[in-house]
Context: one part of a larger RNA
Order: sequence, then structure tokens, then C1' cells
RNA sequence: AGACGGGGACUCGCACAAGCGGUGGAGUAUGUGGUUUAAUUCGAUGGUAAACGAGGAACCUUACCAGGGCUUGAAAUGCUUUUGAAGAUUUUCCGAAAGGAUAAUCUUCUUACAAGGACAGAAGCACAGGUGCUGCAUGGUUGCCGUCAGCAUGUGCCGUGAGGCGCUCCCUUAAAUGGGGUAACAUGCGCAACCCUUGCCCUCUGUUACAAGUGUCAGGGGGGACUGCCGUUUUAUAAACGGAGGAAGGUGAGGAUGACGUCAAAUCAGCAUGGCCCUUUGAUGCCCUGGGCGACACACAUACUACAAUGGCCGGUAUAACGGGCUGCGAAGCCGUAAGGCGGAGCCAAUCCUUAAAACCGGCCUCAGUUCAGAUUGAGGGCUGCAACUCGCCCUCAUGAAGUCGGAAUCGCUAGUAAUCGCGGAACAUAAAGCCGCGGUGAAUACGUUCUCGAGUCCUGUACU
Repeated sequence: AGACGGGGACUCGCACAAGCGGUGGAGUAUGUGGUUUAAUUCGAUGGUAAACGAGGAACCUUACCAGGGCUUGAAAUGCUUUUGAAGAUUUUCCGAAAGGAUAAUCUUCUUACAAGGACAGAAGCACAGGUGCUGCAUGGUUGCCGUCAGCAUGUGCCGUGAGGCGCUCCCUUAAAUGGGGUAACAUGCGCAACCCUUGCCCUCUGUUACAAGUGUCAGGGGGGACUGCCGUUUUAUAAACGGAGGAAGGUGAGGAUGACGUCAAAUCAGCAUGGCCCUUUGAUGCCCUGGGCGACACACAUACUACAAUGGCCGGUAUAACGGGCUGCGAAGCCGUAAGGCGGAGCCAAUCCUUAAAACCGGCCUCAGUUCAGAUUGAGGGCUGCAACUCGCCCUCAUGAAGUCGGAAUCGCUAGUAAUCGCGGAACAUAAAGCCGCGGUGAAUACGUUCUCGAGUCCUGUACU
């Protein structure tokens, strides 16, 4: 000087408290450990792994396993020799396919009938190839501390020196934010602002919005908020508190933005890359068929659905926003109990398609393992796709399991938030209870900082570095 302290002082944070809703019990889904397996590919492992890489494993993907095949190779560049323009079509045999063997047909470039060019096949040579190892050789990227307020530098001063001061102190702030004081004075990276969205007003342009010539709306431009004004407190400084006006008030709300560094943190399997290793023969390369990644005594994590009457079922009726759409979205109509099928209008989309649900109105159920709950299983269908057995999704009928609010413990959230309700999108042939977004309805509570956890500043102790 740091780091640490079951040391002190001060300050902050959904950290506690005050509240609301959960997890932990049940069933299921998904991930992980373990076990099993020919293989159950690999990575991630306290917080900071476990609906994580994966924004979507039937084949493919796919890296794993079994078996079958190829060896200048699936793709790349170059050289030598050789055959044939290139190209197109096809026969037969073995085979699960890949692959191996085999036989023809059509057309015919430049052209001097020598040769050559592009291109293709074969042989050979340089080489390719590797999701093989090392994230403790690396780049790049990322997580956490943490959107915490810190981290440094120049000159100067102090100290023999490591180093210190500056950055401590008082007030203040979300903030090393600002003011005062001061052996310091300045500066840089951070903070804030500049950027985007949203809330109010004005204005311009108006298609495809709306019946109209209008501006709900859409897209541009501008204004508006600055402690600016008043009062109180204060060193009458910075500022705090109250008020007025205002759509909005003290950072208006949300986002993007992540300092110096820490954890030899994560990633050689996104990519790149040093070194090492495998590759003329049973390859750690490449192709294919089938299987596996989906196993199941069990344990953990994250979710979904419930246990009901603030509810369930039936009928009627109202209201969104973000988005997406051309081998795409697909209306009306018809068929089917339904999934779906037929159909094909319209739309390259403010034009067409894409039903919001909870809510509200009326009726039934009357506290029960039930008209709750829906697992599991049987049967019959539909869709995608070469193909749904291992192993997809959906519909109908039947079946109706556990479950009556969950031990110790533990998580999220301070406002259009929690809770609750549906909708859209990515990837995608098909395949969400996941993820990323969108709107509808819409609370309760915060006395306070003693305690728990994390963090910051100063002081202090130390046998640690």
C1' cells in the first nucleotide's frame, strides 16, 4: 500500500421491514446429476451451470454407436501424363443405400486436319481434410462485481524509500453531482448531457384511414421543463422543502450506452489462430443405411396445469396493440361433431388475410374428490413429410389418476409495477407449457434502518500478501 475483521462511524440498494403473488407438497413438460447402454455426442457446474449453447434432434441436423463403402478424397489451388469438345439421355447386374461393375444413343467449339483453348474423366505428385487435444499458449466475444461511483495521469509539495497528498474535511446530490474550505492546481476515462421510444401543444404533407374534405390517425419539422417564478430553511452558497402555473416538476417514464480492473471465470464446438496429434489402407478424413441424442430405481433446477363458487359449464354481446405474409397469407360459400377438406375472391399489403381473451348480460351447478381437476389408457380419425415403430402435432368418443393450498426453507415485485388475460414473432415441411415482444383489466404496502445480504467513503486492528 492492499486484503480481511463474528471492529467503529456515515451512506445506499426490493437488502431487511410493510404488503401482494409464488417456489418447496401433486400431475405433467423441459434441463441437469446419477445409473444404464453398442451409443445414450460435446460443452456449461456456488452466487455468475441446470426451458443454458439449442431462435425449434423422425431422415437431414449430428459431432455418438453398429454395419456397408471411398482414399488427391464431399469442397480448394497448382503441376505432369493421358482420354474425350462441352453437354444431354439411357441399358443391365450386385446392393438397404452409398458405392462398385457394365453397355449404348444424340449433338458437336476454334479449325490450316498439325495442334491448341475452356471444360470433363482417369493415373500420378504437391496437398486437402479433422466438431481431434490444449480457453493454463491466444484473438475476438461474453458473464459477475455493477449503471456501483469510482479508476488514473501531468506538474508541484511531503517522505531516506515503498509511497502519500490531490480524491481527506463540512454541506449537498442518483452521482468524484455541485458549493465551501484546503499543498495543492489542473487533466483524462467513467457520472450527466448529446441518441431512440413515449406523454402535451403548434405546424406541413395527406395515400390505402374516415360517408364527405376532414385530420381521429400516419409520416416529417418545431416548441415545451430550466429549480425558470414565489415562499421557507441554509455559511442567506450549492441545495432541500412547500406552492403557483402546467399535459408533464425537480433525472417526467422507459431503452440504448457498462470506467480502471477482479474471478489463469466461460468459449479451440460460432469464427479465427500458435503448438501437438491423426491421415497410401481397418483414418480421429469423407459418403450411406439403421440406431442413439427421446433409456429410467432415483435426486436437483426451471416452468405449466390444478386443487375450485372472486369458480366451472352453456348461450348471447363488446373492445386492442406489436407484428407477419409470393412455391406466402388465404376470405366468402359448401362438406365434416371436430381436427380438417373442397374452394379460390383479395393481397408484394394503413388497401386483402390474420375471430383477442379475461370483462359484461342471461341460465344451470350448491361445496361433493363434485358439472372441480385433468394425468393415464383404449378405440376411431386428421395434418406435415420419401418416411410418424423406436420418436411428431392435432381432433372426437370412452377412461377418468394424484391433487382439498403444500414441512424446514426460499424467490419476485415500489405503478400502469405486481397479479391476471389473451395476441404476435423468430427459427421452422411439421413440431412450445420455452424465448423475444405486444396490448387488455389492474392492486396492496413502505413506520423505519435495530437485524440479514451486497456495495461505497473515512477511521482502526492484524501473526495474511